[in-house]
RNA sequence: GGAAGCAGUUCCUAGGGUUCCGAUCCCGCUCCGGCCCUGCCGGCGGGGUGACUGGUCCGAGAGGAGCUCACCGGCGCCCGUGGGUGUCCGGUUGCACGGAGGGACAAAAGCCCGGGAGAC
Numbered sequence: 001g002g003a004a005g006c007a008g009u010u011c012c013u014a015g016g017g018u019u020c021c022g023a024u025c026c027c028g029c030u031c032c033g034g035c036c037c038u039g040c041c042g043g044c045g046g047g048g049u050g051a052c053u054g055g056u057c058c059g060a061g062a063g064g065a066g067c068u069c070a071c072c073g074g075c076g077c078c079c080g081u082g083g084g085u086g087u088c089c090g091g092u093u094g095c096a097c098g099g100a101g102g103g104a105c106a107a108a109a110g111c112c113c114g115g116g117a118g119a120c
Base pairs, nucleotide, nucleotide: 005069007068008067009066010065011064012063015058016057020055021054022052023049024048025047026046027045028044031043032042033041034040035039070092071091072090073089074088075086076085077084078083079082095115097118101113102112103111
């Protein structure tokens, strides 16, 4: 604030790191193939890098768009001074500054602890 929810969930975004893919650098021809054959190129294997644009992935209480349930009003139907019900119609979630620290997954984060501790 309000006739009626500080509800749940899906997709997306801000943002996030690096498990995988890709990228890039280094190493291995005592791995394979090719060549202009003291080596070089391609493939393959191993390692590093996210101050690598990316793909996969994570992802907001205070970001977006939906859906669900709940509730309010109306209308219909059933019982009857009110309640129940619906392949129905319309609607209801106002406001919200916020550490440090810890946690998970590969890892980090506006994720979780948390509309927390605090502040006003």
Molecule: Guanidine-I riboswitch aptamer
Organism: Cyanobium sp. FGCU52